A computed fold for a 412-nucleotide RNA from an Actinomycetes bacterium, annotated as Bacterial RNase P class A.
[in-house]
Formats: sequence, C1' cells, structure tokens
RNA sequence: CGAGUUGACCGGGCGGCCGCGUCGGCGGGGUGGUGACCCCGUCGCCGAGGAACGUCCGGACUCCACAGGGCAGGGUGGUUGCUAACAGCAACCCGGGGUGACCCGCGGGAAAGUGCCACAGAAAACAGACCGCCGAGUUCGCCCGCGCGGCGAGCUCGGUAAGGGUGAAACGGUGGGGUAAGAGCCCACCAGCGCCUCGGGUGACCGAGGCGGCUAGGUAAACCCCACCCGGAGCAAGGCCAAGAAGGGUCCGCGCCGGUCGGCGCUGACCCGCGCAGGCGCUUGAGGGCGGCCCGUCCGAUGCCUGCGGGUAGGCCGCUAGAGCCUGUCGGUGACGGCAGGCCGAGAGGGAUGGCCGCCGCCGACGCCACGCGCGUCGGUACAGAAUCCGGCGUACAGGUCGACUCGCCCG
Repeated sequence: CGAGUUGACCGGGCGGCCGCGUCGGCGGGGUGGUGACCCCGUCGCCGAGGAACGUCCGGACUCCACAGGGCAGGGUGGUUGCUAACAGCAACCCGGGGUGACCCGCGGGAAAGUGCCACAGAAAACAGACCGCCGAGUUCGCCCGCGCGGCGAGCUCGGUAAGGGUGAAACGGUGGGGUAAGAGCCCACCAGCGCCUCGGGUGACCGAGGCGGCUAGGUAAACCCCACCCGGAGCAAGGCCAAGAAGGGUCCGCGCCGGUCGGCGCUGACCCGCGCAGGCGCUUGAGGGCGGCCCGUCCGAUGCCUGCGGGUAGGCCGCUAGAGCCUGUCGGUGACGGCAGGCCGAGAGGGAUGGCCGCCGCCGACGCCACGCGCGUCGGUACAGAAUCCGGCGUACAGGUCGACUCGCCCG
C1' cells in the first nucleotide's frame, strides 16, 4: 500500500422567530363560601428509537383455576456456565469450509420399525454379473514334435467379484501369500466398529496401549424412537365511581298471627340487579371451572339457556422509580456478578415535540485550479415514530467514525 475477517459507535450541528403536550410555581376568572373541577396568562423542568418495526421466543404484572392421573399435543436436542427466564448469551468439544484471521451446524438414535435414493448401471442394502477371469464338456477350423498336445472362434454348465465400465455413492484401503481363477481366504500395516486398561479434563471429549472379529451405504431439516421440559388468557388483562330501569335476596331490630317449625308488615345495613315470554332446574342438582379429550374432582340455586324489546357505552386507576441508568473498584478467559457513590431523563387518550429563515457539517455530480482533499454551482442528507413494561432474536438503514486481527507485496 492492497485484499479480507471481526467488534463497537454516531446518524446531522448552531442561532433566530412563531407554535405544541404532561407536570409544577405564581396571578386572575367561573361557583353564595372552602375545596374539588374548568378556563386564561406567565415562568420553569422534561418530551420518541437503536431499531419504537416483525409479533418470533422468554418474563414481570393481572384475572381464572390452584388437588391430581392418563392419552393426545407442543417445545428443546453436544458439554459446562451466565441470566428472572429463554429457542438467548459466553466459553469449550466434535464435524464441515477457508492459506489464515474466522465462519457454519434443526450437533441424541440408521443394529426397534417403516419409507425414499431420479437417470445411468448387473446390482442402491440380508443387493448383484454387462465386459471379463478360471475350470469341465462339446462343435468347427488351423498347426504339429502324432501327444487326453497347442492356438483361434462359438455353445452349454459350474466357480468368481480381484480387473474394467455406470453413478453423488457399489459391502474397507495398500502390499504380500495363497488359488484353477479369485475373495480378509490368510498375514503385515492403516482406517472404521466393539471391548478392556492407563493418563488429562467439572464435562462433552482428547491422548496412549492392548484384544477381537473382519467390516454393519446415505437420508430422521422423512415418518419414527429416546431424553428432558410444558396451566390458560392477556392492559381490549383487571379494578373503582357515576348513570340507567323496575325489582329481588340475606341479616339485625320492632309489631302482629301462631303450641313449635314458620308466615306477614315496617325501618336500617349489605349483596345482587333492565323488562316481557318460553324451556330446563333448585341437592335424585340444570349449568360452570380444572389447556383439547377421558377419568376424577371442585363450585353451584335471587340459577342456567333461547327469543323479542329497552338503557348506558361517561370519568378515574392500572400508567411508568425499574430484573433501571452512569462512574469507580474487585472477581472471572468470558457472558456476567459483588461492593461503593451518584442520577431520575414522554406518559398521550383520535392520541403532543412542528413550521419558516440563516450559517455550517457530511455525501455525490459538474466546472476551475496556484494540485493545497482548495474554490464555485447544483442536488441530496438514511431506516423510521412510543401506547403496560422489560430481556432477547429477526428484519430495514443515505452516509460516517474508532479498534483488533489475518494474508499478500514493497521499503527499512
């Protein structure tokens, strides 16, 4: 200098004028008074993100259930750690890619079973003979040293899978022995598989040695098997107040009837609660809950379901102080954790943060040039906006900044 790998960050700045939203202070007004509430003015703090997007995971929180068994269903899939948790993150192991820095992995099981592997090929998994090689028989031709001889071309039967061919992949590889020809048939050395011992490691695994038989394709991101794990719904969760319409129930007290149980009336408190009609039911229990189903179990009578008609849909809370952020320090390879100190950074509610002007920054194009990344003109300045909140993952992003590492070339 070039090419690459990887981590982190910024993503417009400044000024002026006008305009928004919550909250707080002050002043004034609305009401007979205080307060609440509403309106106006003024001052002040604060006011979108690193992804607010996707809704893919995990939670906090709220409500229902809270007592289980089974089936089905779903999730995860190397080990060890981090974390509130996770399919996340860190480190490591194994496998694969790359010269390397690094990157990738739906990483348990193919000897439980079922399926699939086109075409080509003899044959694609208890497979198999197209060309070959060997042996026996036999036909024809030729030669001869006349021998059950040799050579060539066929046919039939048997042996063979070492050689060749096909293919992504063909039932281990190399060498030797052996054989009629061959074959792990046998041997040596490898690879693979299984078993044993020792060493290292928390572990997945790694290394060394020995024995054995001689070798058991691929695919589970196909069905499946194995191991572990799994309540549901979601802020439109869920609470409070007010309004609406005629009522119902329970309890205390009093009065009346009554032999008692009990019945009727009045006041008060609490709870439920719109009206009409029909059906079922009131403990021999309708209906409802426990993830989908079954078993089982719990709640349950002013009940449940259906049809027709009516009222209201207003206000407040939930709502932002947190598994929060920053600095320092200690521990750890790291993710992260401990300790100390400091900070408080929208909370809307049809839903606020904008408009205009000027200067500058960055990028691009064109032109000039004294070649100094200078001058001028023009254009552009990304992805995109909270709505209960948090931890991740995925996706989008004009342009720019910083760091570490690898390879190549050159110079010293």
The model forms 97% of the base pairs in the Rfam consensus.
The sequence is in RNAcentral, with records from ENA.
A source record names the gene rnpB.
Rfam family: Bacterial RNase P class A. Rfam links the family to the GO terms ribonuclease P activity, dimeric ribonuclease P complex and tRNA processing. A reference for the family is Frank and Pace (1998), "Ribonuclease P: unity and diversity in a tRNA processing ribozyme", Annu Rev Biochem. It is annotated as a ribozyme.